RNA sequence: CUCGAUAAAGGCGAACCCGUCGUGAGGCGGGGACGCAAAGCCAUGGGCUCUUGACCGUUCCACGCGGAACGGAUAAGGCUGCCAGGCUACCGACG
Numbered sequence: 001c002u003c004g005a006u007a008a009a010g011g012c013g014a015a016c017c018c019g020u021c022g023u024g025a026g027g028c029g030g031g032g033a034c035g036c037a038a039a040g041c042c043a044u045g046g047g048c049u050c051u052u053g054a055c056c057g058u059u060c061c062a063c064g065c066g067g068a069a070c071g072g073a074u075a076a077g078g079c080u081g082c083c084a085g086g087c088u089a090c091c092g093a094c095g
Base pairs, nucleotide, nucleotide: 002095003092004091011036012035016031017030018029019028020027021026034081040087041086042085044084045083046082047079048078049077051076052075053074055072056071057070058069059068060067061066
């Protein structure tokens, strides 16, 4: 430097519940532990996801030429405990 033990000392805290912020995905605080060797930090790439706007296609209504529903792609958002990447870090067994 890598690596990750039925090691040691610790750390974080899923789902769910309560409060709160947000249109929403979701965030924050408290309780609570499914798990985590980076479940620490970064939204950089992929992936998933929300809302709004207009665009495209289909269907329906109207014929006052507009409205509604569904699907698609896109922009701005969200998720780091989805994967990858970058930075930093406790301990010291085997290799």
A computed fold for a 95-nucleotide RNA from a Gemmataceae bacterium, annotated as c-di-GMP-I-GGC riboswitch aptamer. Lineage of the source: Bacteria > Pseudomonadati > Planctomycetota > Planctomycetia > Gemmataceae.